[in-house]
Model confidence (mean pLDDT): 76 of 100.
Predicted 3D model of an 85-nucleotide RNA (Bacterial small signal recognition particle RNA) from Gordonibacter sp.
A source record names the gene ffs.
It matches the Rfam family "Bacterial small signal recognition particle RNA". It is annotated as a non-coding RNA gene. For this family Rfam cites "SRPDB: Signal Recognition Particle Database" (Rosenblad et al., Nucleic Acids Res, 2003).
RNA sequence: GGCUGGGGCGGCGCCACGUUCCGAACCUGGUCAGGUCCGGGAGGAAGCAGCCAUAAGGGACCGCUGACGAGCGCCCCUGCCUAUC
Numbered sequence: 001g002g003c004u005g006g007g008g009c010g011g012c013g014c015c016a017c018g019u020u021c022c023g024a025a026c027c028u029g030g031u032c033a034g035g036u037c038c039g040g041g042a043g044g045a046a047g048c049a050g051c052c053a054u055a056a057g058g059g060a061c062c063g064c065u066g067a068c069g070a071g072c073g074c075c076c077c078u079g080c081c082u083a084u085c
Base pairs, nucleotide, nucleotide: 001081002080003079005077006076007075008074009073010072012069013068015066016065017063018061019060020059021058022057028053029052030051031050036045037044038043
């Protein structure tokens, strides 16, 4: 100097978790224009669209985390081969 095996750290991939975004015609919640219903009226009730939020689910980030995989870089250990002094 080269090679085998093992370990540590870093990097890579993937999954989970996390963060964030999207996300339900009705079958989730809230607010419910118009319209509907009750009422003599005052007023009240249910409630579509819209808007807001969210579940299942999906996307993005791989991020202070964890597991796994490949074995890319560095370092350490073990063994083998070999060159020079």